The RNA shown here (SAM riboswitch aptamer (S box leader)) has 116 nucleotides and comes from a Chitinophagaceae bacterium. The coordinates come from a structure-prediction model, not an experiment, and the mean pLDDT is 83. The model forms 91% of the base pairs in the Rfam consensus.
Order: sequence, then C1' cells, then structure tokens
RNA sequence: AACUUAUCAAGAAAGGCAGAGGGUAAUGGCCCGAUGAAGCCUUGACAACCUACUUCAAUUUUAUUGAAGAAAGGUGCCAAUUCCACCUCUCGUUAUUAACGAGAGACAGAUAAGUC
Repeated sequence: AACUUAUCAAGAAAGGCAGAGGGUAAUGGCCCGAUGAAGCCUUGACAACCUACUUCAAUUUUAUUGAAGAAAGGUGCCAAUUCCACCUCUCGUUAUUAACGAGAGACAGAUAAGUC
C1' cells in the first nucleotide's frame, strides 16, 4: 500500500520557533488565516479503539465472554456534522420535466484493531 470490522451530529488549550497558506479523492461552494496558516518543539486537555487494571454477572470455570468503571501504557485528537454539496432512491412544495426542502443509502475520506 491492499483487504476486513467498528465508529465518525459530542468533546478538548496555552507558550516558543516559523512566516503563507489551510480546511485529508476530485469538482463546486463556503469558511479559517499577519489579531499569524501549514509544519516543528514543550506543557496541558479531550476521548475510550487496543493493552494492562477494578467491580458485577454468566459459562462443566482459575480461563473466556458481556456490562460498568478508571485512565498507567500504545495510538488518536484539540474551528465549523467527515464544514456543506456533488451520486442513487423515497416523500413533500412550487412549477413544468426542472428547482427547492426533508430523510435514507452509496462513493470517497479519517481513526482504531486485525490479516497480509
């Protein structure tokens, strides 16, 4: 890199360096940015995917599974719903074959764990 599974409407700051971009497929928007973007460093927070731990329950039982908790370790993350739409379907409104609105799904993406 690829594949599989789960989640993605919540949450979370400062300082230093730096000096113009950024919002994670493409496209169209819209937004953030010299009152300092991206990136790097330090400290802190948020969260609970994995590991370890605590409690309860079940299982022909000393281990496994489930629920709850806590947050030491491994990740992640700290603007806006994954910022919105863009594709398909359903319903409704206006109107005439399209526009708008609501909902569901898909594609794509992100994160974790596993396989390779």